[in-house]
Context: one part of a larger RNA
RNA sequence: CUGGGUGUAAAGGGAGCGCAGGCGGUGCGGCAAGUCUGAUGUGAAAGCCCGGGGCUCAACCCCGGUACUGCAUUGGAAACUGUCGUACUAGAGUGUCGGAGGGGUAAGCGGAAUUCCUAGUGUAGCGGUGAAAUGCGUAGAUAUUAGGAGGAACACCAGUGGCGAAGGCGGCUUACUGGCCGAGACCGACGCUGAGGCGCGAAAGCUGGGGGAGCGAACAGGAUUAGAUACCCUGGUAGUCCACGCUGUAAACGAUGAAUACUAGGUGUGCGGGGACUGACCCCCUGCGUGCCGCAGUUAACACAAUAAGUAUUCCACCUGGGGAGUACGAUCGCAAGGUUGAAACUC
Repeated sequence: CUGGGUGUAAAGGGAGCGCAGGCGGUGCGGCAAGUCUGAUGUGAAAGCCCGGGGCUCAACCCCGGUACUGCAUUGGAAACUGUCGUACUAGAGUGUCGGAGGGGUAAGCGGAAUUCCUAGUGUAGCGGUGAAAUGCGUAGAUAUUAGGAGGAACACCAGUGGCGAAGGCGGCUUACUGGCCGAGACCGACGCUGAGGCGCGAAAGCUGGGGGAGCGAACAGGAUUAGAUACCCUGGUAGUCCACGCUGUAAACGAUGAAUACUAGGUGUGCGGGGACUGACCCCCUGCGUGCCGCAGUUAACACAAUAAGUAUUCCACCUGGGGAGUACGAUCGCAAGGUUGAAACUC
């Protein structure tokens, strides 16, 4: 390179928007670049291949033929690709009317609980464990009542329930705002994917500032133990929280890229639409989502099975034995920590 692959064997980018590029719905007409076909010219000779001949054979040499798959010019064909024009509505989109939702950002508010402070009642213990001890307490703790301060998180509702591209999102109210679903109108292919690029991206971490109730790396002490730099206990600093900036990684997982079409059924659940009905119930049909079971088919098996890992098409990313190694070097990004890209020798 060709091929074969990527749920679990190596392999789907963490996820989105999108330039270039690649690919692209239905009908009619034009052109003829790709495509197909005819002719002409050229495609040197030698060589290769085929047939014959000459050196005693062969190597070698000679003659004839095919071939030289190509290129150019020119005549034609018009199904497909392309291109131009025109028309369409099934893809995509716009507006209208409804609908559900922890989607996002900002501000304000609320109650329960923990801790601390003040005051009252009250007295000798409390706390903790497998058992203890460190610790707290007669300078009055724990318990209990009242008042106050402050920070963080929002019990029940809560659900293989909802929303979001992913990360993720959960008290209540308000403002601004993104997406989705249904019905029917308009527009008329405006689409899909997407190397680079750009913005997003849990936790931990970083710079300076604020905040600090609880929890709690590090650390200290008490236990356990042969030891115990741990598991258990008492404390406790960074951090966890806020605003700004950086970092850019995760088992960032459905270990399953995105889009479109098609291919038995059954049964839950969330939100809509329609029918029938006296009726919001029940029932029937239907759309979008989210689960389970299961046929065909697929699979090495496990399993997947209309939310495919089935049948096909398009585009991107990635893999090619284990270790060395996600290391070294170089480049690049970062304040740093480190990230991205990413080998080889050697060895089995």

Record summary: The part of an RNA shown here (small-subunit ribosomal RNA, central domain) has 348 nucleotides and comes from an uncultured bacterium. The coordinates come from a structure-prediction model, not an experiment, and the mean pLDDT is 88. RNAcentral holds the full RNA, with entries from ENA, Greengenes and SILVA. It matches the Rfam family "Bacterial small subunit ribosomal RNA".